[in-house]
This record gives sequence, C1' cells and structure tokens, in this order.
RNA sequence: GCGCGUGUAGCUCAGUUGGUAGAGCAUUCGACUGAUACUCGGAGGGUCCUUGGUUCGAAUCCAAGCACGCGCA
Repeated sequence: GCGCGUGUAGCUCAGUUGGUAGAGCAUUCGACUGAUACUCGGAGGGUCCUUGGUUCGAAUCCAAGCACGCGCA
C1' cells in the first nucleotide's frame, strides 16, 4: 500500500427483510437470615466510533474518515 472483518451500557455480547435499543455480569436499593453468603425482586446507566447522504423514519442501507484485528504484498 491492497483486501476482509469488528466498533452498541463499566465489561462480555445480542439486536432475524429499516419502525424510537436489550441480555448476562458488575453497581445500587429492597426481600430473605440472629448476621453474612446463596437466592429472589426493583432501580440507575447508552446522542449505537465520527461526519455526511438516502428515507416519512437509520444501530440497521450508501459514501468518506478514525481505531483495532486478520490476510496479502
């Protein structure tokens, strides 16, 4: 330099033909217990990497970048 892939919550990841974003763990509150642990229930937490485009509507489609990974040279 060229090609491919990935980028979504603090972490690991879902998101099935475009229709206003979720799970597990973690944090926190409560229940349970004599008290912990376990277990159960609730809550907080994301302008979906950036910018632009298409569309009534974009995490999702298109373009250009950025970061990381793999392959080729």

Transfer RNA from a Candidatus Nomurabacteria bacterium, 73 nucleotides, folded computationally.
It matches the Rfam family "tRNA". The family's RNA type in Rfam is transfer RNA.
The coordinates come from a structure-prediction model, not an experiment, and the mean pLDDT is 82.
It was read from a public genome assembly.